[in-house]
Context: one part of a larger RNA
RNA sequence: GGCGCAUGGGGGAUGUCUUGGCGACAGAAGGCGAUGAAGGGCGUGGAAGACUGCGAUAAACUUGGUGGAGCUGUCAAACGAGCUUUGAUACCAGGGUUCCUGAAUGAUCACGUGCUGAAUACAUAAGCAUGUGAGGCUAACCCGGUGAACUGAAACAUCUAAGUAACCGGUGGAAAAGAAAGAAAAAUCGAUUCCCUCAGUAGCGGCGAGCGAACGGGGAUCUAGCCCAAACUGCGGAGGUUUUCCUCUGCGGGGUUGUAGGACUCUUCACAUGGGAGUUACAAAACAAUUUACUAGUAGAACGGUAUGGAACGGCCGGCCAUAGAGGGUGAUAGCCCCGUAUGCGAAAGUGAAUUGACUCCCGAGGAGCACCUGAGUAGGUCGGGUCACGUGGAACCCCGACUGAAUCUACGGGGACCAUCCCGUAAGGCUAAAUACUCUCUGUCGACCGAUAGUGAACUCAGUAGGGUGACUGAAAGAUGAGAAGAACCCCUGUUAGGGGAGGAAUGUGAACCUGAAACCAUGCGCUU
Numbered sequence: 001g002g003c004g005c006a007u008g009g010g011g012g013a014u015g016u017c018u019u020g021g022c023g024a025c026a027g028a029a030g031g032c033g034a035u036g037a038a039g040g041g042c043g044u045g046g047a048a049g050a051c052u053g054c055g056a057u058a059a060a061c062u063u064g065g066u067g068g069a070g071c072u073g074u075c076a077a078a079c080g081a082g083c084u085u086u087g088a089u090a091c092c093a094g095g096g097u098u099c100c101u102g103a104a105u106g107a108u109c110a111c112g113u114g115c116u117g118a119a120u121a122c123a124u125a126a127g128c129a130u131g132u133g134a135g136g137c138u139a140a141c142c143c144g145g146u147g148a149a150c151u152g153a154a155a156c157a158u159c160u161a162a163g164u165a166a167c168c169g170g171u172g173g174a175a176a177a178g179a180a181a182g183a184a185a186a187a188u189c190g191a192u193u194c195c196c197u198c199a200g201u202a203g204c205g206g207c208g209a210g211c212g213a214a215c216g217g218g219g220a221u222c223u224a225g226c227c228c229a230a231a232c233u234g235c236g237g238a239g240g241u242u243u244u245c246c247u248c249u250g251c252g253g254g255g256u257u258g259u260a261g262g263a264c265u266c267u268u269c270a271c272a273u274g275g276g277a278g279u280u281a282c283a284a285a286a287c288a289a290u291u292u293a294c295u296a297g298u299a300g301a302a303c304g305g306u307a308u309g310g311a312a313c314g315g316c317c318g319g320c321c322a323u324a325g326a327g328g329g330u331g332a333u334a335g336c337c338c339c340g341u342a343u344g345c346g347a348a349a350g351u352g353a354a355u356u357g358a359c360u361c362c363c364g365a366g367g368a369g370c371a372c373c374u375g376a377g378u379a380g381g382u383c384g385g386g387u388c389a390c391g392u393g394g395a396a397c398c399c400c401g402a403c404u405g406a407a408u409c410u411a412c413g414g415g416g417a418c419c420a421u422c423c424c425g426u427a428a429g430g431c432u433a434a435a436u437a438c439u440c441u442c443u444g445u446c447g448a449c450c451g452a453u454a455g456u457g458a459a460c461u462c463a464g465u466a467g468g469g470u471g472a473c474u475g476a477a478a479g480a481u482g483a484g485a486a487g488a489a490c491c492c493c494u495g496u497u498a499g500g501g502g503a504g505g506a507a508u509g510u511g512a513a514c515c516u517g518a519a520a521c522c523a524u525g526c527g528c529u530u
Stems, first nucleotide, its partner, number of pairs: 001529009015515001016480002020450002022447007029439002031137002039101003042055003046079001049075003061095006070083003108134008141172001142170005152159001156206001182189002193220005203211002225431003228375001232253009258409001260374003264369006274363005287357009297345003303318004319336002321325001327339003380404007390416001411426005467474002487514001490502004
């Protein structure tokens, strides 16, 4: 020097654990804000810092309720000073306080009313006063506007990605859509939305890459359908003037559809001490009572002995409860030790729902005639685009821009060029619950989800922290003594806040760099060998 064994150091893998995450389901809630939000700053305790709470009434004030013996939040022990059965601390509901900021506003904008009032006569603009409203924040869902590129096509240009991302605007707890100028082709269906299927079909497509329906069928939901405009008519106002008239306009009545309906004229029958409906459309407001649910709580069965052990919840022996043997904790594995669990009970106050009362609203049908009404710069056309699964194609339907431009129920639109027949519907006004989408948030339950290099970036007194960046932004590491601190009095060594040896406590090789404690690497001892 090498090899081997042993004992240590070093290091923090592994095992076990879980305070934290991830995901799913069900229910609730789905907003907060000029009565000043979300988010910050600064304060606030006897006491320095941080977290939490709170706001100069500052870890709090007050009212009502629950509860019943201790309490003055946490890291974080001690001290000090106090509170409390005249019910504290704590929990729930209501009220008060709530510094400086921040939409941040003593402003601005919109609308209404009144006054004043330019260029410029009337007027208008502008101004002033006053009243009402808005503004900002917020996770996703939803509707609308603007709208990419990478990529794919094995290159690339039509195409695709994709009407996606992003930005902007807007509403709601859902939004959007919605009661056929529909779909069809059977003498059919009957608003919308969503799911399964039809079907990767029919089609579209440098017929490439790719894109991709509908009808029909089965379900969810559904006592879901309604209201205007017009004809005609009443009242009021303005204008015209041909004043028993015409035009315009406001408020009422009437009326609302396709088997056409309605108005008007004539006519027949019916009609209320009855019937129906309602606060989500169809009109709309404020209540009361009862029941029920939520926001604190409360009652809640049943075990002992024995040996081991630091400790019994494990072993052995013998019992008991169970509408409760879910789960967690307790010095090792507990139905019967503790919290709970099954099952019952409970609200002064606040909130939601249901029912009832009260209240409010509504209530005709047929026949004949007549030909008055039934949404106009609209439908349609041409050109240019877009959207439709459909890329201009034979390209309908639908929607925009420009230019044009009808008919009026013997009418008009559609049935995928177009024409005829036939069939279906009634545009150019509006409202509408449910089934559907989502989860910043609350409650409950669960997991062939993770277990500290995993799971959120974040299990930790101090994580969106330390740190980096001018900034937009980026962004960690870091869990475990022990049942209990019992956290090692006292003595000794010494280079003296280190480390070690005793002692004590103790299961201790658990000593705070603390459970277990692998490997690399280092050292010491022994053996073999050179």
Large-subunit ribosomal RNA, domain I from a Planctomycetaceae bacterium, 530 nucleotides, folded computationally. Model confidence (mean pLDDT): 81 of 100. NCBI's taxonomy places the organism under Bacteria, Pseudomonadati, Planctomycetota, Planctomycetales, Planctomycetaceae. Its Rfam family is "Bacterial large subunit ribosomal RNA". Gene Ontology terms of the family: ribosome and structural constituent of ribosome. RNAcentral holds the full RNA, with entries from SILVA.